[in-house]
Context: one part of a larger RNA
RNA sequence: CUGGGCGUAAAGGGCGCGUAGGCGGUAAGAUAAGUCAGAUGUUAAAAACCCGAGCUCAACUUGGGGACUGCAUUUGAAACUAUCUCACUAGAGUACAGUAGAGGAGAGCGGAAUUUCCGGUGUAGCGGUGAAAUGCGUAGAUAUCGGAAGGAACACCAGUGGCGAAGGCGGCUCUCUGGACUGACACUGACGCUGAGGCGCGAAAGCGUGGGGAGCAAACAGGAUUAGAUACCCUGGUAGUCCACGCUGUAAACGAUGAGAACUAGCUGUUGGUACGUUUAGUAUCAGUAGCGCAGCUAACGCGUUAAGUUCUCCGCCUGGGGAUUACGGUCGCAAGACUAAAACUC
Numbered sequence: 001c002u003g004g005g006c007g008u009a010a011a012g013g014g015c016g017c018g019u020a021g022g023c024g025g026u027a028a029g030a031u032a033a034g035u036c037a038g039a040u041g042u043u044a045a046a047a048a049c050c051c052g053a054g055c056u057c058a059a060c061u062u063g064g065g066g067a068c069u070g071c072a073u074u075u076g077a078a079a080c081u082a083u084c085u086c087a088c089u090a091g092a093g094u095a096c097a098g099u100a101g102a103g104g105a106g107a108g109c110g111g112a113a114u115u116u117c118c119g120g121u122g123u124a125g126c127g128g129u130g131a132a133a134u135g136c137g138u139a140g141a142u143a144u145c146g147g148a149a150g151g152a153a154c155a156c157c158a159g160u161g162g163c164g165a166a167g168g169c170g171g172c173u174c175u176c177u178g179g180a181c182u183g184a185c186a187c188u189g190a191c192g193c194u195g196a197g198g199c200g201c202g203a204a205a206g207c208g209u210g211g212g213g214a215g216c217a218a219a220c221a222g223g224a225u226u227a228g229a230u231a232c233c234c235u236g237g238u239a240g241u242c243c244a245c246g247c248u249g250u251a252a253a254c255g256a257u258g259a260g261a262a263c264u265a266g267c268u269g270u271u272g273g274u275a276c277g278u279u280u281a282g283u284a285u286c287a288g289u290a291g292c293g294c295a296g297c298u299a300a301c302g303c304g305u306u307a308a309g310u311u312c313u314c315c316g317c318c319u320g321g322g323g324a325u326u327a328c329g330g331u332c333g334c335a336a337g338a339c340u341a342a343a344a345c346u347c
Stems, first nucleotide, its partner, number of pairs: 004318003007301002012315001014201004021194003025088002028085004033081002035077008049065006091191001092188003096183004103177007110154001115149007125136002162169002206247006215241002220236004258314006266292011296303002320347003329340004
């Protein structure tokens, strides 16, 4: 190096777009680079192998043979790969007609609730807990009624429902905008798949500048609990949570399951279409989603047409545990840190 693997044992990149590269549909023709066959030359000798010979045997020496699987030249073959030419439509895409959707961005609007403030009624408690206390309250609280302000989140609908590549997305309206699915088949004619580098997106927390700040709440303070209690419980409470712009680039970023294609029993629920139907039931079909389950697979658990089954193409990753997702170096970052990534030693 080959051989083996990656749901849970080590191992799928967080996700996409895409460069190089790798791989690539059907028919015909041409070429002959790969491929295959023949011939010629060369492939030193020795060694090794086979058959012999010589030292009493052997080691050793020695004769002959084959081999040296390579390279070059040349003559052919044309199935496959490749290249070129010409054509095709089953892959892919465009146009047309529809459909569903919390897909994204911006602007505006709405009601419930919490809090605070103002006013009215009203009086001694409220709050909180396992029990309490801190706390609030006669400077009139809690409760209740009316008004105002402000911020954040959108009950019911709501669903193993939907959309999105992932992160994620949920009040209503408008504007701009991405994708998907279905049906008919008109058009293009392999335009495809994957994708090292690269570029972009990327929860929460965190950082920078400027706003905003109702509720909640790291830190912090107090009250309890306790042997102690730097906690769990309670009363408060600042960053933060929110907005704009910029950075960070990580998560149990999970289906712990990379992407694409083909094939391989069924049953049931559900979402979005289409066709048929006594348009009620239902049947057929396409795209999703969920529960079972045959074959098969698996160490088992389980997976099972949404595969972890049977195959193909391409990428990423693993190689005993610890040291270590570390040190050093490098790149990036304002920082926090991120990415890349050892060794000694030890079992």